Predicted 3D model of a 1451-nucleotide RNA (small-subunit ribosomal RNA) from a metagenome. Rfam family: Bacterial small subunit ribosomal RNA. The coordinates come from a structure-prediction model, not an experiment, and the mean pLDDT is 86.

[in-house]
C1' cells in the first nucleotide's frame, strides 16, 4: 500500500468481501518452563458456613484468677473515640451526576498543627449486681444498691454570640475589620514518686475535607411540537451549617421552546483500542468523582450518615418455634447452587505498606503483602551443537531413467540452558539488638545424562505452498469470487510443501482499509440525487468610502490542565515484559495586556447593486362581455331510387315508413382551418377567430429622483395539466364504462357499428405528472460563428406604407476555442471558472409500502421506517448476435418452365413393436439404398447350447521333453474337442538351437468414455471474407486500414480517404472436353497412310475498333476466330461454427473384465410384422404394348479370368474347348431410334404383384434365406390431398450399355459411359439461405435469447385482527405503617424554682399535615399471543398465457 467479486470485453458508479492492529474473551486440537500481569462481560439471582472493626482498665464501680500481699492479670457492663474510612458493585440516574474554569457578600469542619485565655462550687441518678417474675426461644418486666472523663444546677467570660449605635479599605451589592453601650452562654478528669504528660472548656488563625451557585462541554428518535399549576416572579413567614418554591400563607400571570416536553439507552472522566491525521469504538484491570447496599418509605445518634457487616415501617423471600412469636440480608475474602460460551483457593501472613483506637506495650485489620489454580494476555527461554553421501532402509512419486522426505537419519565427536539428585543459601528488617508470610523460594557450587520437552493451520485466485490415490452435484467444502455430475493442485486420505510456534486455528465485537457521511474529504443533465412554480418570514450572506469601538481575531504573559498512562533521557531487576526517577510540549477554559488589517457593531458620506420617474413599443399575457363564419349532428320540406356504411375482409348498423347522395330553410353545442415560423407572452401550469372593458409583467432610450432599500429562503403562504369529487346548469362532436359484430386456440384487448359518465360554463373541492432541459435561484468572469423576433442609434434607397446594411441591447436557436465529463455531451440560454443561500443523495429488492400523525367529502395525497433477502442492481459506450427495423446485392431461393415425389403394388433403410437374440453405430437442414463397393455357413460383434483356460495371436524368463515336433487308423460327438493304434523328423561350432509341454510375467476384449484424444469426415459455403506489422485516433474495450463514390462471379478493380503495406482466401498455376501444328505408331485398313491413340507445342489477353463512363476501373455493341469477355467441367474449401460424426476402420490416455466382457463350435439371430416414414423400381397405357424387320455407341472388365465357332435344349443353361494377361481374343445382339403389322380406350393383347407346378445355377449346404427359366395365375392401380424435390444446355427428360464389391445374390442401389435431346428466365414484391452498411436492443449459452404476473405447493420474516394476556408511566378517589414536624398533654415525672402546696421543664397517650405500599377507576405508551386475512422474499425440470426488451408485432 492495495486486492477479489457485475461485462462477451471496456471505462465509470455502486455496494458486498479480504489482507491489519486489538480483546476480561469463548471454543477445537496441542501443551516443556520461568518473569510480571490478569480472571463473572450472563442473574443488581438465592445464598449453608468461616472470617472481613474492633479499640482503650492510664474515664468509672465491679467479678474472677494469681500473688512474695506490694500488687499484677483477665473479663460482661457504664464512659469516650471508631464504626461516614478501608473493600464491593453498575441497579438507578442524560442529571450541576461528572468533566472544565469559575463563585461563595449565603456556608460547615471531629481528630491535627500554631497562637491566646480558662480548667471553680455543688447535685440527683443509672447500668453492672442482688432478689423476685413472664418466656421455648430472642428478649423482657418489676424492686433494692452503686461509680465515673456519664447527666444536671450556679460562679466567672480574655475572646464569642445576639440586639442597639457610629466609622469603614473594598464591592454590582454596609462586607471584612475597628469603637461604644446592654444582654447571653463554658469546663473533667486521669497518670506520674515528681518534673511533667495526656485530657477537658473557650476563642482566634491554618492544613486538610466537605456543602451549594453557575459558565461551557458531552448519546439516539421530530413517526416526541409545543411543555408547565409550585408552575414563573414578588411580599411574608417557616426552615437550613448555609442562598433558594426548599416549604407553607396571600397576590400578580407568568416561566421553558425547535436539542424545550416526552421516549429509549447509558454510571461519567482520567484512560484504552484503532486511525497518517481528522474521527470512530470503548469505559474491565489502575486512579478520580457519583450512585447504590434484599425492595421501597423514614428518621435516630453524630463533626460529618439519612449509615454495605446501626435503627423503625412496609413488602417480597429464606430460615428457627413449644403456634404464643421470633431472626435474616455476600454488589466485603473465600465458597454453595443458579444461569450461562464462559472466569479461580472455603489457603498463608500481619514480616512490609497503610488504617482504627491506646501514654504505651499492643490488640484487630480478608485494606495490604503472598502463595494456589486457569497458555487468558505480554515478554523471555529451551527442545541440542558440530562432523556425516552407498545420497542406507524405508515412505511418497515416475516419462521406470530417476525424482524426493534428505545432512534429514544412523554413525563418530562436544555442549548441559532445562530436568534429576546432593550442598549452600539471600535482598526485602530502620540509629542498635531481636523479628520474614513469601521461604530452604531466588540465586551459587557439584554431580549425572542427548538426556525429560512439538504441535497447529493452510497450499484454486485474492495469499506463501503440488502432486497421488478415492469419491463421481453424492458426501462434502466456502471469507467473497465459487468447487464437487469418472482424470477434482478447491471434497476426504497420504507424500511433499508453505505459515505461525508453546502455541496454532475458529467464532464474537470495535477500529482501519472505506475518500462507503466527505470538516480534514465526495456528489445531485442520463448512475442514487435539483422541492411542479412563485411570494416571502427567521436564519445565513451582503457594494464604495471615513470616523469610532474590541465582539470575533492576533501576539505576549500568568493561573489551570492530579497522579498513573502516552512520547523522550537516564536508572534496577542477566536481558525483555515490568518498573523507578527525570524531562518537554500540544489541544481546551481562565484571567491580564498589546494590536486594529480583516468581519461584527456605531455614527457619517458616495452611487456603480436595487427601486422610482419621463418617453417610446412587441405580444395566443390574465379576467369579464358581446359579434362572425366554416364544418359535423339533429329537425322540417323538395328532387330521386335501392343500397348506404364500415374494412385486410367482413358482418353488427342503417334503408322501400324512401336511407346514402343532392338542394332551400331552421336548431343547437363545441372548436376556431388558412395566417402559422427554430414565432410570441407567461413565474410554472399553460396561452391561438374579431371587437369593447378592467389588468399583470417584460424590453429599450433618457441618467431627474431615492441611496444598499440587496441575494437566497427552513417553516408559512399563493399558483397549480389531465383524471376524479359536490352543487346547478348544458350537451353537437367525440367518447372510459357497457352492449353488439368480427378476428382468434381463447380474445376480458387492437378493427367495426352503437353508447353512459365525461369532455363545456358556473361556484367549490383534490395537489398530483416523464409538472423534463430528467439541468434551483440569483450575481462576476471566460474565443469566435450563423440565424430569427423586439424596439432604438447611425447610413443608404423611397412609390413615404416601407425597405435595407452596420452598431451597441434584450429574448428563442444552431455550430464551435479553451475548459469540463466515465462517456454520451456541455460550451456566455455552461454541465466552464468563482461566490452566495435554499432543497436532495448514501447498493439492489422489500417499498414511496405498513404503523403513526396531518390534510382531503372520497378517491387519495404527504411524511415515511424494519424484519427478511441478493452479489448485485445501474450509467455511458465498444464488439458482436438478432429484429415480422431501413438500404444495396447474390444464390434453381421465389417467379417462368420441364419432369416427378405424397395414392397402388414391389425393393430397400429406419421408427416402433415383437423375440433367446432380432448385434452396434447415425437422428432437422448435415440420420433414414447411411457405415454394409454383396448378412444362406463365414461375415458377426447378438441369442441358445456345449467345449478350451498362458489360452486362436505375441514377448520374455525358468523348469522338463527323445520316439520329441509332425502326421495320424479307429471309437466318441451336432462340431468343436477328448482319445488314440501306428508312422515318424530338421539344424549344430556337439555346448545347444528349433519344436513340444509345465510355471511365471502377460496375452485378449467389436467392453465404457468421440463431452479425455489424434486422424479422418461432415456442414455453413466455392460464401468473399478472416486477420496481421507500423502509424494515428480513443482513459479503455476497441476503432481506423477493411468505410465511401463507382465496379465485379469475387476485400475483383479503379477512385476517394490517417493510413501505409502484408498474410490466409479470390483469381491464376494443375486434370479433362473443344480448335491447330508437330513427334511417335503397337493395333486398325491391303501398302502407306492418320478420321485413331498418346506425348509436345501455339491458340484468348477485353488485345483491337465503336459507344458510355470521371481522360479510370468497368460495361454494352462489333469485327476476326473452333473457342469471347473465368470458354465448359473436375481437383482445390481462408479465420472459424455446430463439445457435428466416428474408440464399430485405424491409433490412442483413463476406466472395468481376466475358467471370461477372452477363445473355438453347432444350431438360431441380423430377412420378425397390427402399422408410420425415408430413398427409389414397375405402372396406370394409343408419344403406347405386341409381334416381324432393320441402323448407330461409349466407358469399362478378364487367367482360381472373360469365355468364341459348333451341338443339344422354347428358355434358363449344358456341352464344347478356339482364342486373349488383351487397341489383337471374349464380355459385346446396345436400347430408345426407323420401316412394316396388330391392338381401339378396354382394369384392356395396359399393368404385372402374388401363388402354384416343372426346370437350371452357384455353393459343403439353398428350410429359415439365393438367383434365373418355362407355362399357368393375373392383384392393385385408370395420373395421385395437404404438401413437396430435381433441373438453366448437350442441362432436364427418355433410353440402354459397362464396373466394383461377388460363389452366388435378394442391385430397382451406387459409381461410371455413351444414345436421343427440350421448354422456360417478365423480374427481385413475397417464401428460404447468405454478403455489405447503417439503426434499435433490458440478448451475449446471442431470439430456439430474455422475460412479466396470476394461480398451485413448500419455507421464512411482517402488516391488519373480534380479542386475551403481560411490562411500564403518570393521574383521580379510598385506606394510610414508620417518622419528623404542629397542636393538645386531664395521665406519669430525679436534678431547678418553692418551707410547702405548686410551678418550670420533660415524657407517654391521643389529634392533625404530609406521607411507603395496598385497593378502586378510567388512561398513556411498549411487548407477547390470536380464529381468519393482506401483500411481501425464496425455492427443482409445477400450470395458465406473452405484457415488456428489435416499430416486441397495437411504439
Nucleotide at each position: 500500500a492495495g486486492a477479489g467479486u457485475u461485462u462477451g470485453a471496456u471505462c465509470c458508479u455502486g455496494g458486498c468481501u479480504c489482507a491489519g492492529g486489538a480483546u476480561g474473551a469463548a471454543c477445537g486440537c496441542u501443551g516443556g518452563c520461568g518473569g510480571c500481569g490478569u480472571g463473572c462481560u450472563u442473574a443488581a439471582c438465592a445464598c449453608a458456613u468461616g472470617c472481613a472493626g474492633g479499640u482503650c482498665g492510664a474515664a468509672c464501680g465491679g467479678u474472677c484468677a494469681c500473688u512474695u500481699c506490694g500488687g499484677u492479670g483477665a473479663c460482661a457492663g457504664u464512659g469516650g473515640c471508631g464504626c461516614a474510612c478501608g473493600g464491593g458493585u453498575g441497579a438507578g440516574u442524560a442529571a450541576c451526576a461528572c468533566g472544565u474554569a469559575g463563585c461563595u457578600a449565603a456556608c460547615c469542619u471531629g481528630c491535627c498543627u500554631u497562637c491566646g485565655a480558662g480548667u471553680u462550687c455543688g447535685g440527683a441518678a443509672u447500668a453492672a449486681c442482688g432478689u423476685c417474675c413472664c418466656g421455648a426461644a430472642a428478649g423482657g418486666g418489676a424492686u433494692g444498691c452503686u461509680a465515673a472523663u456519664a447527666c444536671c444546677g450556679g460562679a466567672u467570660a480574655a475572646g464569642c454570640u445576639c440586639c442597639c449605635g457610629a466609622u469603614g479599605a473594598g464591592u454590582a451589592a454596609g462586607u471584612a475589620a475597628u469603637c461604644g453601650g446592654g444582654a447571653g452562654a463554658a469546663a473533667a478528669g486521669g497518670g506520674g514518686a515528681a518534673a511533667c504528660c495526656c485530657g477537658c472548656u473557650u476563642g482566634a488563625a491554618g492544613a486538610g475535607g466537605g456543602g451549594g451557585c453557575u459558565g461551557c462541554g458531552a448519546c439516539c428518535c421530530a413517526u416526541c411540537a409545543g411543555g408547565u399549576a409550585g408552575u414563573u416572579g414578588g411580599u411574608g413567614u417557616g426552615g437550613u451549617a448555609a442562598a433558594a418554591g426548599c416549604g407553607c400563607a396571600c397576590c400578580a400571570a407568568g416561566c421553558c421552546g425547535a436539542c424545550a416536553c416526552g421516549g429509549g439507552u447509558a454510571g461519567g472522566g482520567g484512560g484504552c483500542c484503532u486511525g497518517a491525521g481528522a474521527g470512530g469504538g470503548u469505559g474491565g484491570u489502575c486512579c478520580c468523582c457519583c450512585a447504590c447496599a434484599c425492595u421501597g418509605g423514614g428518621a435516630c445518634u453524630g463533626a460529618g450518615a439519612c449509615a454495605c457487616g446501626g435503627c423503625c415501617c412496609a413488602g417480597a423471600c429464606u430460615c428457627c418455634u413449644a403456634c404464643g412469636g421470633g431472626a435474616g440480608g455476600c454488589a466485603g475474602c473465600a465458597g454453595u447452587g443458579a444461569g450461562g460460551a464462559a472466569u479461580a483457593u472455603u489457603g498463608c501472613a500481619c514480616a512490609a505498606u497503610g488504617g482504627g483506637c491506646g501514654a504505651a506495650a499492643g490488640c484487630c485489620u480478608g485494606a495490604u503483602g503472598c502463595a494456589g489454580c486457569g497458555a487468558c494476555g505480554c515478554c523471555g527461554c529451551g527442545u541440542g551443537g558440530g562432523u556425516g553421501a552407498u545420497g542406507a532402509a524405508g515412505g511418497c512419486u515416475u516419462u521406470c531413467g530417476g525424482g524426493u522426505c534428505g545432512u534429514a537419519a544412523a554413525a563418530c565427536c562436544c555442549u548441559u540452558u532445562u530436568c534429576u539428585g546432593c550442598g549452600u543459601g539471600a535482598c526485602g528488617a530502620g540509629a542498635c539488638a531481636a523479628g520474614g508470610a513469601c521461604g530452604g523460594u531466588a540465586g551459587c557450587g557439584c554431580a549425572g545424562g542427548a538426556a525429560u520437552a512439538a504441535g497447529u493451520c493452510u497450499c484454486g485466485g485474492c495469499u506463501a505452498a503440488c502432486u497421488a490415490c478415492g469419491u463421481g452435484c453424492c458426501a462434502g467444502c466456502a471469507g467473497c469470487c465459487g468447487c464437487g455430475g469418472u482424470a477434482a493442485g478447491a471434497c476426504g486420505u497420504a507424500g511433499g510443501a508453505g505459515g505461525c510456534a508453546a502455541g496454532c486455528g475458529u467464532u464474537a465485537u470495535c477500529c482501519g482499509g472505506a475518500g462507503u457521511u466527505a470538516c480534514u474529504g465526495g456528489g445531485c443533465g442520463u448512475a442514487a440525487a435539483g422541492c411542479g412554480c412563485g411570494u416571502g418570514u427567521a436564519g445565513g450572506c451582503g457594494g464604495a468610502u471615513u470616523g469610532g469601538u474590541a465582539a470575533g481575531u492576533g501576539g505576549u504573559u500568568c493561573g489551570u490542565g492530579a497522579a498513573a498512562u502516552a512520547u523522550c533521557c537516564g536508572g534496577g531487576c542477566u536481558a525483555a515484559a515490568c518498573u523507578c526517577g527525570g524531562a518537554g510540549g500540544g489541544g481546551a477554559c481562565g484571567a491580564a495586556u498589546c494590536a486594529g488589517a480583516c468581519u461584527g457593531c456605531u455614527a457619517g458620506u458616495c452611487u456603480g447593486g436595487a427601486g422610482g420617474c419621463g418617453g417610446g413599443u412587441a405580444g395566443a399575457g390574465g379576467g369579464g362581455u358581446g359579434c362572425g363564419g366554416a364544418a359535423u349532428u339533429c329537425c322540417g320540406g323538395g328532387u330521386g331510387u335501392a343500397g348506404c356504411g364500415g374494412u385486410g375482409a367482413a358482418a353488427u348498423g342503417u334503408g322501400u315508413u324512401g336511407a346514402u347522395a343532392u338542394c332551400c330553410g331552421g336548431a343547437g353545442g363545441a372548436a376556431c382551418a388558412c395566417c402559422a415560423g427554430a414565432g410570441g407572452u407567461g413565474c410554472a401550469g399553460a396561452c391561438g377567430g374579431c371587437g369593447c372593458c378592467c389588468u399583470g409583467g417584460g424590453c429599450c432610450c433618457g441618467a431627474c429622483c431615492u441611496g444598499a432599500c440587496g441575494c437566497u429562503g427552513a417553516g408559512a403562504c399563493g399558483c397549480g395539466a389531465a383524471a376524479g369529487c359536490u352543487u346547478g346548469g348544458g350537451g353537437a362532436g367525440c367518447g372510459a364504462a357497457c352492449g353488439g359484430g368480427a378476428u382468434u386456440a381463447g380474445a376480458g384487448a387492437c378493427c367495426c357499428c352503437g353508447g353512459u359518465a365525461g369532455u363545456c360554463c358556473a361556484a367549490g373541492c383534490c395537489g398530483u405528472a416523464a409538472a423534463c432541459g430528467a439541468u434551483g435561484u440569483c450575481a462576476a468572469c471566460u474565443a469566435g460563428g450563423u440565424g430569427u423576433c423586439c424596439a432604438c442609434u447611425u447610413g443608404c434607397c423611397u412609390a413615404c406604407g416601407g425597405g435595407u446594411a452596420a452598431g451597441g441591447g434584450g429574448g428563442c436557436g444552431c455550430c464551435g476555442a479553451a475548459g469540463c465529463u466515465a462517456a454520451c455531451g456541455c460550451g456566455a440560454u455552461a454541465a466552464g471558472u468563482u461566490g452566495a443561500c435554499c432543497g436532495c443523495c448514501u447498493g439492489g429488492g422489500g417499498a414511496g409500502u405498513a404503523c403513526g400523525g396531518u390534510c382531503g367529502c372520497a378517491a387519495g395525497a404527504u411524511u415515511a421506517a424494519a424484519a427478511c433477502u441478493c452479489a448485485a442492481a445501474g450509467g455511458a459506450a465498444u464488439u458482436g448476435a438478432c429484429g415480422g427495423g431501413g438500404g444495396c446485392c447474390c444464390g434453381c431461393a421465389c417467379a417462368a418452365g420441364c419432369a416427378g415425389c405424397g395414392g397402388a403394388g414391389c425393393g430397400u433403410g429406419u421408427g416402433g413393436u415383437u423375440u433367446a437374440a432380432u448385434u452396434c453405430g447415425a437422428g432437422c437442414c448435415u440420420a433414414c439404398a447411411c457405415g454394409a463397393a454383396g448378412a444362406a455357413c463365414c461375415u458377426u460383434a447378438c441369442c441358445u447350447g456345449g467345449g478350451u483356460u498362458u489360452g486362436a495371436c505375441a514377448u520374455a524368463a525358468c523348469g522338463g521333453u527323445g520316439g520329441u515336433a509332425g502326421c495320424g487308423a479307429g471309437g466318441u460327438g451336432a462340431a468343436a474337442g477328448c482319445u488314440g493304434a501306428g508312422c515318424g523328423a530338421c539344424c549344430u561350432u556337439c555346448g545347444g538351437g528349433a519344436g513340444c509341454c509345465g510355471u511365471u510375467a502377460c496375452a485378449g476384449g467389436u467392453g465404457c468414455u468421440g463431452c479425455a484424444u489424434g486422424g479422418c469426415u461432415g456442414u455453413c459455403g466455392u460464401c468473399a471474407g478472416c486477420u496481421c506489422g507500423u502509424g494515428u485516433c480513443g482513459u479503455g474495450a476497441g476503432a481506423u486500414g477493411u468505410u465511401c463514390g463507382g465496379u465485379u462471379a469475387a476485400g475483383u478493380c479503379c477512385g476517394a480517404a490517417a493510413a501505409c503495406g502484408a498474410g490466409c482466401g479470390c483469381a491464376a498455376c494443375c486434370c479433362u472436353c473443344g480448335g491447330c501444328g508437330u513427334u511417335a505408331g503397337u493395333u486398325a485398313c491391303a501398302a502407306g497412310u492418320g478420321u485413331c491413340u498418346a506425348g509436345c507445342g501455339c491458340g484468348a489477353c477485353u488485345g483491337c475498333c465503336c459507344u458510355u463512363g470521371a481522360g479510370a476501373a468497368a460495361a454494352g455493341g462489333g469485327a476476326g476466330g473452333a473457342a469471347g469477355g473465368u470458354g465448359a467441367g473436375g481437383a482445390c474449401g481462408a479465420c472459424g461454427u455446430c463439445a457435428a460424426g466416428u474408440c464399430a476402420g485405424c491409433a490412442u490416455g483413463g476406466c472395468c473384465u481376466u475358467u471370461a466382457u477372452a477363445u473355438c463350435c453347432a444350431g438360431g439371430g441380423c430377412u420378425a410384422c397390427a402399422c408410420a416414414c425415408a430413398c427409389g423400381c414397375u405402372a396406370c397405357a394409343a408419344u403406347g404394348g405386341g409381334c416381324g424387320g432393320u441402323a448407330c455407341a461409349g466407358u469399362g472388365g478378364g487367367u482360381u479370368g472373360c469365355c468364341a465357332a459348333g451341338u443339344c435344349g422354347c428358355g434358363a443353361g449344358a456341352u464344347g474347348g478356339a482364342g486373349c494377361c488383351a487397341a489383337u481374343c471374349c464380355c459385346c445382339c446396345a436400347a430408345a431410334g426407323c420401316c412394316g403389322u396388330u391392338c381401339g380406350u378396354a382394369g384392356u393383347u395396359c399393368g404385372g404383384a402374388u401363388u402354384g407346378c416343372a426346370g437350371g445355377c452357384u455353393g459343403c449346404a439353398a428350410c429359415u434365406c439365393g438367383c434365373c427359366u418355362g407355362c399357368a395365375u393375373g392383384a392393385a392401380g385408370c395420373c395421385g390431398g395437404a404438401g413437396u424435390u430435381g433441373c438453366u444446355a448437350g442441362u432436364a427428360a427418355c433410353c440402354g450399355c459397362a464396373g466394383g464389391u461377388c460363389a452366388g445374390c435378394c442391385a430397382u442401389a451406387c459409381u461410371g459411359c455413351g444414345g436421343u435431346g427440350a421448354a422456360u428466365a417478365c423480374g427481385u414484391u413475397c417464401c428460404c439461405g447468405g454478403g455489405c452498411c447503417u439503426u434499435g436492443u433490458a440478448c451475449a449459452c446471442a431470439c430456439c435469447g430474455c422475460c412479466c404476473g396470476u394461480c398451485a405447493c413448500g419455507u421464512c420474516a411482517u402488516g391488519g385482527g373480534a380479542g386475551u394476556u403481560g411490562g411500564u408511566c403518570a393521574u383521580g378517589c379510598c385506606u394510610g405503617a414508620a417518622g419528623u414536624c404542629g397542636g393538645u398533654g386531664a395521665g406519669c415525672u430525679a436534678a431547678c424554682c418553692g418551707a410547702a402546696a405548686g410551678g418550670g421543664g420533660g415524657c407517654a397517650a391521643c389529634c392533625g399535615c404530609c406521607g411507603a405500599a395496598g385497593g378502586c377507576a378510567g388512561g398513556g405508551c411498549u411487548g407477547a399471543u390470536g380464529a381468519c386475512u393482506g401483500g411481501g422474499a425464496c425455492g427443482a425440470a409445477g400450470u395458465c398465457g406473452u405484457a415488456a426488451c428489435a416499430a416486441g408485432g397495437u411504439a